[in-house]
């Protein structure tokens, strides 16, 4: 310093999410150690369904800038600190910030199974080539290995 559709981030703007959830309101009443608001306890509040008005956002996508880079970055497990959910207290999960370990060379294709609202996108396995890089072996080429490399 290089592989190339190469890897990440920020911003800003477009669609989707979705006429959906949330609020109000009018029907509608379920059973009493009920059920619903992650879970146990307490406390609050009232179901499920239905019909009107009003009505969103995050996540993930695209475009465009602008910016770190080639273990760039990604998973998996452990772990630490924060945060928010009707209230308090424990727990468990959910999202940001960090640290150990271990694995994966790069994209792309297919398939399975998973996040996701989703036929978009990501992740993991497994398949097939393709590429770059190193050893062996070479007439051509051909086998094989990992990036703690070259």
């Nucleotide at each position: 310093g290089a592989g190339g559709c190469g890897c990440g981030g920020a911003u800003a703007u477009c669609a989707u999410a979705a006429g959906u959830a949330a609020g109000c309101u009018c029907c509608g009443g379920a059973a009493a150690u009920u059920u619903c608001g992650a879970u146990a306890c307490a406390g609050c509040g009232g179901a499920a369904g239905g019909g009107g008005c009003c009505a969103a956002a995050a996540g993930g996508g695209g475009u465009a800038u602008c910016u770190g880079c080639c273990g760039a970055a990604g998973c998996a497990u452990c772990u630490g600190c924060c945060g928010g959910g009707c209230u308090g207290u424990g727990u468990g999960g959910c999202g940001g910030c960090g640290g150990g370990u271990g694995c994966u060379g790069g994209g792309g294709c297919g398939u399975a199974c998973u996040g996701a609202a989703a036929u978009a996108c990501g992740g993991u396995g497994c398949g097939g080539a393709c590429u770059g890089u190193c050893a062996c072996a070479u007439a051509g080429u051909g086998u094989g290995g990992a990036g703690u490399g070259c």